[in-house]
A computed fold for a 75-nucleotide RNA from an Alphaproteobacteria bacterium, annotated as transfer RNA. Its Rfam family is "tRNA". The coordinates come from a structure-prediction model, not an experiment, and the mean pLDDT is 84. Lineage of the source: Bacteria > Pseudomonadati > Pseudomonadota > Alphaproteobacteria. The sequence is in RNAcentral, with records from ENA and MGnify.
Parts: sequence; C1' cells; structure tokens
RNA sequence: GCCGCGGUAGCUCAGGGGCAGAGCACCCCCUUGGUAAGGGGGAGGUCGGUGGUUCGAUUCCACUCCGCGGCACCA
Repeated sequence: GCCGCGGUAGCUCAGGGGCAGAGCACCCCCUUGGUAAGGGGGAGGUCGGUGGUUCGAUUCCACUCCGCGGCACCA
C1' cells in the first nucleotide's frame, strides 16, 4: 500500500430503514435475625467521527479515525 472483519449502556454482545435492546454490573424495594441466592422496579446511550441518499439512517453510500486478521512491498 491492497483486501476482509469489527467499533452500540461501566463490561460482554444482539439488532442491518420506522420509539435503541439483552445478560452481568449499579440504585431502590420484597424476602432474612443478618448476609448470599431468588423475586419486583429503576437509572444509565451524540449507535467512533463528518458528509450524502431518504418522509425517515444505528441500519444504505462516500470519506475519515481506531482495533484485529490476511496479502504485498522496502531494508
């Protein structure tokens, strides 16, 4: 340099045009003499960035940043 995969909640990851979700973690409550486990509720997101297409973009397109892998090149 070329190609591919990935970036979404604190962490691990779903979702691939029509109100952003799960598990764990966190907060409150129930249960207990007290914890743990279990049950109920809650908070938490510029969906890496910019632009474009569209009535509407996390999703499609272009550019770009970061991570991983493959190929090539130089010494």